């Protein structure tokens, strides 16, 4: 410091999610030793048992028992003035725990005045003298107990007066008022009832003053959320008086006044203990408030006070609920949020332990007691730190495991051995510090010292990117993983396991919290034209901000200075435990508050001026600005009437509608309403909705000139008001035209639509309401400043003929800086600054639900969650698509010429049907395709029989040396199984059955497979398509995908040129090659024969020859070369010459980067898988050749451009010894017997046919041959299932073929033979070949396919995409719902316990007074308002359950259509 995830890839946006720290933690697996800390987060639920707060005899009285010893048996004495208990005194308000309540002066900071304070310190003064009680305790006596009653006696530092008052207190200032208590120690003289007085010391006691600490109390400031909580207060706010308190106050009372608080968030609702701190961060902040520390609040709920220096009191009281517990049923008793523990609850948090040895408390004079504080020690990897489980050597790189390309490599120096060491732990020994004299619970601890012995000690998670770490094998969308992406559908680094490797380590992973990353809530540090985000627009309250000068003031502000900011903690530092966690010790910091003192810049107040902002006033033009009234025509419609006649009208084509009762049309007249053509214009005016005929009235606002006067008066503006397009609603009116709803008519599959014909609200007026729009410039309002060019529209200056210039207000286009994700803005900012509002925080759910306002309704404002995805989304590329557009090209259309579909036949495919009809090919690109040839065989199918190391290949043992070929016979359907005779007897040698090489039989590893996957592959093919394209360096523009390759001509071509931030280059085009067409050279033999010569009836037949033809090598010819004409002076295009050929001359080969999971596992080779006496072999027989039927491709025809007869010219290319076969013979003939020649320019298939003559004369023919008989022929091991041929006889459909569709632009299409592959036979297919030989193209508007450029795009799997809503079914959250339950709060009203307070107080009463009568004084009881708990009643707010019901998510293939995405097929949306 980041990263991962939206796309085919980019930028930017924006969510989600990950690496890291962190934890009072859980949970999995694992676990060795210390050291320091932690250790109910939930049930402030309930609690059993034992401890947690007592102590003093030196205050005071009384006072015992066991035991012992003695005894006279009666006691005695010792224990003992001891235990226990009472009076009194101090503590029991500390200390320990908890976090329920509490949003408040609770708590944090600073400050204040009206206050009290036991013990404790420092002063002062003082402690004299009476009294009268009551407990213990005795006696009686209730009760089950708890616990009391009565009567009596008794002390005291218990209570009570007297009495004295330095200080204190109250005062009218004269004056009044209030005090104490003794107790121990120790003692000369004097007294003495012999107890002591009295003296001394300590220690208390009383009044005060003062300090320390403590503690109440007032305030300033800070101190979660929620406005879907906006009003809230009657003791409320203030006064005055009394009261009350330690003290100030509505604290409380009685009058009296109507205050008081609040958008600077009151009231109310939820949550919550608040600090120092802790986590976390770069910091500001965020979370967060265990441990340790400061408050503060609680103590079984609730509510009271009582004692006290302190409480409204955790182990205190009393009343009132709950709950428990005892009970004899009358009536008691309890409060673990103290330490342990125990039930529950949970994910989860320990021992019912020692000691008071330190420390600290409490009481005491003091020994001393108490003390679950508190030291300690137990449990628990809950964290933090620290240490070990060895250490050296050690290659044969053992064994083993895993992998493999089978050669290795790994694990791995690891191990093993060998030498070493003992930390820690086990044993034994010694043995501390903590304690200033004693006292050590820990604890025989800590530490040290010896002894054995590598000995007792290693795991857990991950290895697909992020994120370090990879292979096998199992699984096969299963089973599972998964933090986000996302793995798995037979080759899975992602699932499981190994093995290996990666990390961290006594721990490791999950899982939970926090904060980071996160600039995702942005103060530091975004944002709002299209990504979420400008309120429709305007006035205005409040607040915010605010022009020039000059003076005071000092709130802000800044600087010094004090005080304060507890301690711990963090930071630096020393220093202490072997280190370190940890602890000490100093200092630093505590960023804040307060006080003081100085400064005058700025802001602020306050005073005085000013005029640049604002505005008033005075001319003057411009404008569809607003509102009333009122006029004008053109059009439509309807009425009336003329002429007129059969249509009209509407449509993509129709109806439906109007018309013979006379329409449309056309002509005059009349009636009503709405709208104002042209002008008209990115013209004008308004704030925004919007505003368009004149004309008049009333009215607002801008703008120019001018410079009189006000003198900051200004900008925004939350809330508030107010205008506000269309549709919509009310009430009255009006209604021509247009027109939702409706209704007919088309259309379609359907058509609730789109078109047609109709037509009702509504469209206008007038008043009242609705307040919403894509109310858009999607862009707030306002001020300043920062290049210009040109275009208009108002107005003004100057200088001018037309115009020209310049300057204010608007309004457009373009553009520079500059800004932007880009696109794009650009003085009319979306540039640079400033002020102020408003609004945004991911997509869906949802601008919805529930509350609130508002509204007649319709709606409208305002406005969430639960649940769901990992993306929505925005610019802006590159491809693909469009029922976008534009150029071009192609037998693509059209122009033609011939087919196909129609029939019979041939052949392929579906289907079907079989035992089996093998298998593959499927739109163009499967179908005369693999198959260039199924009767056996091919074959891969069925049936049956039959073999298992196999028909094939390699390796081992044994035998035999060969083996092979022919042959007999039997058995069988054959494979095969037995069997007979002949021919032939392997090479090499080191002579060894050594070696090779061969056949049999054996056993084993394997052969084998046309089984599967072509979606696991090579390799070949087919297709867009011979279409013009596909790419790369460098450089340049762009954050970037990407451009470059686009543009103007041109071409068959990204083919040339030109332009141009490109410049080049590669694969393609094209030419290099073949072949055809012209010449020439060479060579002439099978080939040619013009000249010579012989021969024949002739014939290159001989001689010769080599000019020709040809044949086959090599050359050469065509390049827009050359003219004109055009073009841009290019490239090129057009025309012409000359040439065999003219503009790639014609035709072949020649197929770029890809597409299309195209085909091919059956050519072939190959991964996995899958079968092994079968999915292999081997054989017969059978199917591949079936046959209601549907395609495809062909062959023949339908005829006279013909049949048939007849005569008889002209060819190329091939092939040919298992072979082509001339020729003779025979047969109508297939063919057959014979048989020359040739291994081929020689021989020989081979005859070309069409053409040419001649006849038929329009028919189912003399056309057409299907199909049937018969009767041969050839091939063949056989032609029955299932082969061609031939010859007689038979003589089917079919008269040119619907709807549709094919091929072909010239030696082509028709048409007409031939020849080869395959092959024994077997072509109407295929692949060549030559002979006859046309028509058409005016053109690119259409279909179809392609290239280029350009638009839109929600596609990118790229339109065979994409996606939307209803229905059905499943699950989930959620709204409403008759009502129900149940928290909390309000209000009124009944009850009214304890208790203090007030009243009363004729019952009762020791201390003082007394004249003994009584009084003061108190007490019980009685009474009054206050008040908890309880109840009624009516509500409010919250939650929980609800039958039914509304919508929304989500789900793999479910129904119905087809809304959007392109002109999406009716633009689309608000």
């Nucleotide at each position: 410091a980041c990263a991962g995830u939206u796309u085919g890839a980019u930028c930017a946006u924006g969510g989600c999610u990950c690496a890291g720290a962190u934890u009072g933690a859980a949970c999995g697996c694992u676990g060795g030793c210390g050291g320091c800390a932690g250790g109910c987060c939930u049930a402030a639920c309930a609690c059993a048992u034992g401890c947690a707060a007592g102590u003093c005899g030196a205050g005071c009285g009384a006072g015992a028992a066991a035991g012992c010893a003695c005894u006279u048996c009666g006691g005695u004495g010792u224990g003992a003035g001891u235990a226990g208990a009472g009076c009194g005194g101090c503590g029991g308000a500390c200390g320990g725990g908890u976090g329920a309540g509490u949003a408040a002066c609770g708590c944090g900071u600073a400050g204040g005045a009206a206050u009290u304070u036991g013990c404790c310190c420092a002063g002062u003064a003082g402690u004299g003298g009476g009294g009268g009680a009551c407990a213990a305790c005795a006696u009686g006596u209730g009760g089950a107990a708890a616990c009391g009653c009565a009567u009596g006696c008794u002390a005291a530092u218990a209570c009570c007066g007297c009495a004295u008052a330095c200080g204190c207190c109250c005062u009218a200032u004269g004056g009044g008022g209030g005090a104490a208590a003794g107790c121990a120690g120790g003692g000369g003289a004097u007294c003495u009832u012999c107890g002591g007085a009295c003296c001394u010391u300590g220690c208390g006691c009383u009044a005060u003053u003062g300090g320390a600490g403590a503690a109440g109390c007032c305030c300033g400031c800070g101190u979660c959320a929620g406005a879907u909580u906006a009003g809230c207060u009657u003791g409320u706010u203030g006064g005055u008086g009394a009261g009350g308190u330690a003290a100030a106050g509505g604290c409380c009372c009685a009058c009296c006044a109507a205050g008081g608080c609040g958008a600077c968030g009151a009231u109310c609702u939820g949550u919550a203990g608040c600090u120092g701190g802790u986590c976390u961060g770069a910091g500001a902040g965020g979370a967060u408030g265990a441990u340790c520390a400061g408050c503060c609040a609680c103590a079984c709920u609730g509510g009271g006070a009582c004692u006290g220096a302190g409480a409204c009191a955790c182990g205190g009281c009393c009343c009132a609920g709950a709950c428990u517990c005892c009970u004899a049923c009358g009536g008691g008793a309890g409060g673990c949020a103290g330490c342990a523990g125990u039930g529950g609850g949970g994910a989860a948090u320990a021992u019912u332990g020692g000691a008071c040895a330190a420390u600290g408390g409490g009481g005491g004079a003091a020994a001393c007691c108490c003390u679950g504080a508190u030291c300690c020690a137990g449990c628990c990897a809950u964290g933090c730190c620290g240490c070990g489980u060895g250490a050296g050597u050690g290659a044969u790189g053992a064994a083993g495991g895993c992998c493999c390309u089978u050669g290795g490599g790994u694990c791995g120096u690891a191990a093993a051995g060998c030498u070493c060491u003992u930390u820690c732990g086990c044993a034994u020994g010694u043995g501390a510090a903590g304690a200033u004299g004693a006292u050590g619970a820990c604890u025989g601890u800590a530490a040290c010292a010896u002894c054995a012995g590598a000995a007792g000690a290693a795991g857990c998670c991950c290895c697909g990117g992020c994120u370090a770490a990879c292979u096998c094998c199992g699984u096969g969308c299963c089973a599972g993983c998964a933090g986000c992406c996302g793995c798995g559908g037979u080759a899975a680094u992602a699932c499981g396991g190994a093995g290996g490797g990666g990390g961290c380590u006594a721990g490791c992973g999950u899982u939970g919290u926090u904060c980071g990353g996160a600039a995702u809530u942005a103060c530091u540090g975004g944002g709002c034209g299209u990504a979420a985000a400008g309120c429709g627009c305007a006035c205005g309250u409040a607040g915010g901000c605010g022009g020039u000068u000059u003076g005071u003031c000092a709130a802000g502000u800044u600087a010094g200075g004090c005080g304060u900011g507890a301690a711990a903690g963090c930071c630096c530092u020393g220093g202490g435990c072997u280190c370190a966690a940890c602890c000490c010790g100093g200092g630093a910091a505590c960023u804040g508050c307060g006080c003081u003192u100085a400064a005058g810049a700025c802001u602020g107040a306050c005073a005085a001026a000013c005029u640049a902002g604002a505005g008033u006033c005075c001319u003057g033009g411009a404008g569809a600005g607003g509102g009333u009234a009122g006029c004008g025509g053109a059009a439509u419609u309807c009425c009336a009437a003329g002429u007129g006649u059969a249509g009209a009208g509407g449509u993509g084509a129709a109806a439906u509608u109007c018309g013979u009762a006379g329409a449309u049309a056309u002509u005059u007249g009349g009636a009503a309403g709405a709208a104002c053509a042209c002008c008209g214009g990115u013209g004008g005016c308004g704030a925004a909705g919007g505003c368009g005929g004149c004309u008049a009235c009333c009215u607002g606002g801008a703008c120019a000139g001018g410079a009189a006067c006000u003198g900051a008066c200004g900008c925004u503006g939350a809330g508030g008001u107010g205008c506000g397009a269309a549709a919509g609603c009310g009430u009255g009116g009006g209604g021509a035209g247009c027109g939702a709803a409706c209704a007919g008519g088309a259309u379609u599959a359907g058509a609730u639509a789109c078109c047609c014909u109709g037509g009702u609200a509504g469209u206008c007026c007038a008043c009242g309401c609705c307040g919403u729009a894509a109310a858009c410039g999607a862009u707030g309002a306002g001020u300043g400043c920062u290049a210009g060019u040109u275009g208009u529209u108002g107005g003004g200056g100057c200088c001018u003929u037309a115009g020209g210039u310049u300057u204010c207000a608007g309004u457009g286009a373009c553009g520079u800086a500059g800004c932007u994700a880009a696109c794009g803005c650009g003085u009319u900012a979306a540039g640079c600054a400033c002020u102020c509002c408003g609004c945004c925080u991911g997509g869906g759910g949802a601008g919805u639900a529930c509350g609130g306002c508002c509204g007649c309704a319709a709606g409208g404002u305002u406005a969430a969650a639960a649940c769901u995805c990992a993306a929505a989304g925005g610019a802006a590329u590159u491809g693909a698509c469009g029922g976008g557009g534009g150029c071009c090209c192609g037998c693509a259309c059209a122009a033609g010429c011939g087919g196909u579909g129609g029939a019979g036949c041939a052949u392929g495919u579906g289907g079907u049907u079989u035992a089996a009809u093998u298998c593959g090919a499927a739109g163009c690109a499967a179908c005369g395709c693999g198959c260039a040839g199924a009767a056996c065989c091919u074959u891969a199918c069925c049936a049956g029989c039959u073999c298992u190391u196999g028909a094939c290949a390699u390796a081992c043992c044994u035998a035999u040396c060969g083996c092979g070929g022919a042959u007999u016979u039997c058995c069988g359907a054959g494979a095969g199984g037995a069997u007979u005779u002949c021919c032939u007897u392997c090479a090499g040698u080191u002579c060894g059955g050594c070696u090779g090489g061969a056949u049999a039989g054996g056993a084993u590893a394997c052969a084998g497979g046309u089984g599967c996957u072509g979606c696991a592959u090579g390799g070949c093919u087919g297709u867009c398509g011979u279409c013009a394209g596909c790419u790369c360096g460098u450089g340049u523009c762009g954050u970037g995908a990407a451009a470059g390759u686009u543009g103007g001509g041109u071409u068959a071509a990204g083919u040339c040129c030109c332009g141009c931030a490109a410049c080049g280059a590669g694969c393609g085009c094209a030419a290099c090659c073949c072949u055809c067409g012209c010449c020439c050279c060479u060579a002439g033999u099978u080939g040619c024969c013009a000249g010579c010569g012989g021969a024949u009836u002739a014939u290159g037949c001989c001689g010769g020859g080599c000019a020709c033809u040809c044949u086959a090598u090599g050359g050469g010819a065509a390049c827009u070369g050359c003219c004109g004409g055009u073009g841009a002076c290019a490239a090129g295009c057009c025309g012409g010459a000359g040439g065999a050929a003219g503009g790639u001359g014609g035709g072949g080969a020649u197929g770029a980067c890809g597409u299309c999971a195209a085909g091919u596992c059956c050519u072939c080779a190959u991964g996995g898988c899958c079968c092994u006496u079968a999915c292999g072999g081997g054989c017969u027989g059978g199917g591949c050749u079936a046959c209601a039927c549907a395609c495809g491709u062909g062959c023949u025809a339908c005829a006279a451009u013909g049949g048939c007869g007849g005569a008889u010219a002209c060819a190329g290319a091939g092939g040919g010894u298992c072979g082509c076969g001339a020729c003779c013979c025979a047969g109508c003939g297939a063919u057959g017997g014979g048989a020359a020649g040739c291994u081929a320019a020689u021989c020989u298939c081979u005859a070309a046919a069409a053409a040419c003559c001649g006849u038929c004369u329009c028919a189912g023919u003399u056309c057409g041959g299907a199909u049937u008989g018969u009767u041969c022929u050839c091939u063949g091991c056989a032609a029955c299932u299932c082969g061609a041929g031939a010859g007689c006889a038979u003589g089917a459909a079919g008269u040119u073929g619907g709807a549709a569709u094919c091929g072909c632009u010239a030696g082509u299409a028709a048409u007409c033979g031939c020849g080869g592959a395959u092959c024994a036979g077997c072509a109407u297919g295929c692949c060549g070949c030559g002979g006859u030989g046309a028509a058409u193209a005016c053109g690119u508007u259409c279909c179809c396919g392609g290239g280029c450029c350009u638009u839109g795009u929600a596609c990118a799997c790229a339109c065979c995409g994409c996606c939307c809503g209803u229905c059905a079914c499943a699950c989930c959250a959620u709204g409403g719902g008759a009502g129900u339950u149940g928290g909390u709060u309000u209000u009124a009203c009944c009850c009214g316990a304890a208790g203090g307070c007030a009243g009363u107080g004729c019952g009762c009463u020791a201390a003082c007074c007394g004249a003994a009568a009584g009084g003061a004084a108190g007490c019980a009881g009685c009474c009054g308002g206050c008040c908890a708990c309880g109840g009624u009643a009516a509500g409010g707010u919250c939650a929980g359950c609800g039958a039914c019901u509304g919508g929304g998510g989500u789900g793999a293939a479910g129904u119905c259509g087809u809304a959007a995405c392109a002109a999406g097929g009716u633009a689309a949306c608000c």
The RNA shown here (small-subunit ribosomal RNA) has 1470 nucleotides and comes from an uncultured prokaryote. Rfam family: Bacterial small subunit ribosomal RNA. Gene Ontology terms of the family: ribosome and structural constituent of ribosome. Its mean pLDDT, the model's own confidence on a scale to 100, is 84.